């Protein structure tokens, strides 16, 4: 260094509740913690979901806390 994931410090925050945005998926803020070593970032590929259209193809959108991939990154026990 790659890889790996013990410890400690620090970090993030599912469900659910309240308020707001959106036709919706979903998102934002507050509370809250199921979990997370990339649960940081990017919709490029696959997948799922929503809207529209529809015989299908399609078009637009959402999910990075579904997988792969790319970029970046804290700590340092064991093997």
């Nucleotide at each position: 260094u790659c890889a790996c994931g013990a410890a400690a410090a620090g970090g993030c925050a599912a469900a659910c509740c309240c308020g707001g945005a959106g036709c919706a998926a979903u998102c934002c803020g507050g509370g809250g913690a199921c979990g997370c070593a990339a649960a940081g970032c990017g919709a490029c590929a696959g997948a799922g979901c929503c809207a529209u259209a529809c015989a299908u193809c399609g078009u637009g959108g959402c999910u990075g806390g579904c997988u792969g991939c790319g970029c970046u990154g804290c700590c340092g026990a064991a093997a």
The prediction has a mean pLDDT of 84.
The RNA shown here (c-di-GMP-I-GGC riboswitch aptamer) has 79 nucleotides and comes from Candidatus Segetimicrobium genomatis.
It was read from a public genome assembly, where an Rfam model found it.